RNA sequence: GCGGAUGGCUGGAUGACUGCGGGUGACUGUCGGGGCAUGCCCCGGCGUGACGCGAGGAAAGUCCGGACUCCACAAGGCAACGGUGCCGGGUAACGCCCGGCGGGGGCAACCCCAGGGAAAGCGCCACAGAGAACAGACUGCUUCGCAUGUCGAAGUGAUGGUGAAACGGUGGGGUAAGAGCCCACCGCGCGCCCGGCAACGGGGGCGGCACGGCAAGCCCCACCGGGAGCAAUGCCAAAUAGGGAUCGCGUGGAGCGCAAGCUCCGGGGGCGUCUUGCCCCCAGCAGGUCCGGGUUGGCAGCUUGAGCGUCGUGGUAACACGCCGCCUAGAGGAAUGGUCAUCCAGGGUGGCAACACCUGGACAAAAUCCGGCUUACAGGCCGUCCGCGCAU
Numbered sequence: 001g002c003g004g005a006u007g008g009c010u011g012g013a014u015g016a017c018u019g020c021g022g023g024u025g026a027c028u029g030u031c032g033g034g035g036c037a038u039g040c041c042c043c044g045g046c047g048u049g050a051c052g053c054g055a056g057g058a059a060a061g062u063c064c065g066g067a068c069u070c071c072a073c074a075a076g077g078c079a080a081c082g083g084u085g086c087c088g089g090g091u092a093a094c095g096c097c098c099g100g101c102g103g104g105g106g107c108a109a110c111c112c113c114a115g116g117g118a119a120a121g122c123g124c125c126a127c128a129g130a131g132a133a134c135a136g137a138c139u140g141c142u143u144c145g146c147a148u149g150u151c152g153a154a155g156u157g158a159u160g161g162u163g164a165a166a167c168g169g170u171g172g173g174g175u176a177a178g179a180g181c182c183c184a185c186c187g188c189g190c191g192c193c194c195g196g197c198a199a200c201g202g203g204g205g206c207g208g209c210a211c212g213g214c215a216a217g218c219c220c221c222a223c224c225g226g227g228a229g230c231a232a233u234g235c236c237a238a239a240u241a242g243g244g245a246u247c248g249c250g251u252g253g254a255g256c257g258c259a260a261g262c263u264c265c266g267g268g269g270g271c272g273u274c275u276u277g278c279c280c281c282c283a284g285c286a287g288g289u290c291c292g293g294g295u296u297g298g299c300a301g302c303u304u305g306a307g308c309g310u311c312g313u314g315g316u317a318a319c320a321c322g323c324c325g326c327c328u329a330g331a332g333g334a335a336u337g338g339u340c341a342u343c344c345a346g347g348g349u350g351g352c353a354a355c356a357c358c359u360g361g362a363c364a365a366a367a368u369c370c371g372g373c374u375u376a377c378a379g380g381c382c383g384u385c386c387g388c389g390c391a392u
Stems, first nucleotide, its partner, number of pairs: 001388010012343007020054002023051002026048002029046007056363001060374002063372005068229004073277006081225005086100005101115001102113004116220002121218002123214003138160001140156006146149001168186006187209001188207003192203004233300004243291005252265005266282005307326003311322004344361001346359005
């Protein structure tokens, strides 16, 4: 200098005028209500004015995990359904993050993996090919026969071909020709030792050695999972029709009581199922189905959080702990803007340059709130690493 990999930050700045939405104070401003110690306090409305805040790194997707709220059902098992899938750690938790292991790509830095089990079972491997899982002879090789030719028989599966993949690979010996037939090494199986928390790695021994792949096919194994969701939910005000029809297993017993009713047993229901509790009902019924009516108003939930930042300690790291500091939208059909001026990142034109002129800033907008993942992104800045070339 060129090419590449990877991590982080930003994504316009300043001033003036002006317009919105919340918040916190103030006024011996005003109105209404209440308390009472008669001068103050509290609450609400209006007015004036001060201060400070006001759309993101993804607010998007609605893909995961939660906090929170509600659910007469709750606890514990079992089942169904769904999710995750190497090991260790982090976290409130996760399908996320960090660090490792194994496999693949790359010269490398780095990147990727739907990463448990194929000897529990079932299923699939089209076409081509002789043959696709305990297969088989097309081409070919060897031997024999005879009628001597693209003939027949036997052996073979090394060579060639087909295919995504051909029943171990390379080299040697051996054989009629070949083949783990034999040997060495690799691979595979069984087992031992060492290192590591572990996934795994290293070393040796024995064995010629079983029959490939796919589980992002069903399945098996391990672990995890109640359902809805801020339009959750709670309060106030107001209004209506405590509406009508229909179905409905059981449809009982004892005691007290004049009766109404109360207690106990029994029965039914509230869960996919079982056990234990709890709750509702026993015909004037819990419950199911259908038709119909009222409510569309106000307040809360509503933003102080598993929050953010500097520093220190521990840790390879993710992260944890501690001191100190900070408070950064809360609308309610939905605010967060407009004008002017100057400067600036980028681009273009002219110019030796200074400079002048023109243009111009991506993806995109909160709605209960967090932790992630995924997707989109013009321009600019910073760091680390790898490769190649050159110079000193």